[in-house]
RNA sequence: GCUCUGGUAGCUCAGUGGUAGAGCAGCUGGCUGUUAACCAGUUGGUCGGAGGUUCGAAUCCUCUCCGGAGCGCCA
Numbered sequence: 001g002c003u004c005u006g007g008u009a010g011c012u013c014a015g016u017g018g019u020a021g022a023g024c025a026g027c028u029g030g031c032u033g034u035u036a037a038c039c040a041g042u043u044g045g046u047c048g049g050a051g052g053u054u055c056g057a058a059u060c061c062u063c064u065c066c067g068g069a070g071c072g073c074c075a
Stems, first nucleotide, its partner, number of pairs: 001071007010024004018055001026042005048064005
């Protein structure tokens, strides 16, 4: 330098055009003599950034930043 791959909630991930979800964690309550466990409810996200296409973009296109893998060049 080229190719591929990943970036979405505090963490691990799903969602591949119709306006964002799960598990864990957090908070509140129930239960319990207390804690844990269990049960119910609930908070939390400019979808890495910018631009474009579209009635509509996390999703498609372009550029760019960060991580991973492979290949190549110089020495």